A computed fold for a 117-nucleotide RNA from a pig gut metagenome, annotated as FMN riboswitch aptamer (RFN element). Rfam family: FMN riboswitch aptamer (RFN element). Rfam's curators write: The RFN element is a highly conserved domain that is found frequently in the 5'-untranslated regions of prokaryotic mRNAs that encode for flavin mononucleotide (FMN) biosynthesis and transport proteins. Its family is annotated with FMN binding in the Gene Ontology.
RNA sequence: CUCAGGGCAGGGUGCGAUUCCCGACCGGUAGUGAUGACGGCAUGACCGUAUAAGUCUACGAGCUAAGUGCAGAUAUGGUGAGAAUCCAUAACCGACAGUACAGUCUGGAUGAAAGAG
Numbered sequence: 001c002u003c004a005g006g007g008c009a010g011g012g013u014g015c016g017a018u019u020c021c022c023g024a025c026c027g028g029u030a031g032u033g034a035u036g037a038c039g040g041c042a043u044g045a046c047c048g049u050a051u052a053a054g055u056c057u058a059c060g061a062g063c064u065a066a067g068u069g070c071a072g073a074u075a076u077g078g079u080g081a082g083a084a085u086c087c088a089u090a091a092c093c094g095a096c097a098g099u100a101c102a103g104u105c106u107g108g109a110u111g112a113a114a115g116a117g
Base pairs, nucleotide, nucleotide: 001117002116003115010022011021012020024104025103026094027093028059029058030057031056037049038048039047040046041044054092055091062070063069074090075089076088077087078086096107097106098105
C1' cells in the first nucleotide's frame, strides 16, 4: 500500500411488523483439529502443500459506570486406542440506536478492526 461479514423465501394477525407468530436463512480472525486428498523419495508412526469448529482456546468490532465491567451458545449416538473439531441426529446463540418487540431492515459505517497478502 491492497484486501478484510453473511443472512427472513413463503405464509398468518394487524391501521401499521423482513421486529410478533408459523416457517426460512446466516456464521469474522488466529490456533487446535487421532482423518481424508495431492505431491516427494530416503518407503517412514517420514516430509511438504492446500483444506476442515458460530456454540474448544484466544482475538476483533459494539456497549460502558472506562474495570479484573457488559455482551453468546452443544448435547446425544456412531467409528476409534483416543473425538470439544470427523460422521449422523437433535438443539442452542447472536452489541448499540431507530421503528409494532430485529442475529437478518435502516443507522453510526465511504468508519474501525482481529488479521491476510

The prediction has a mean pLDDT of 76.
RNAcentral holds the sequence, with entries from MGnify.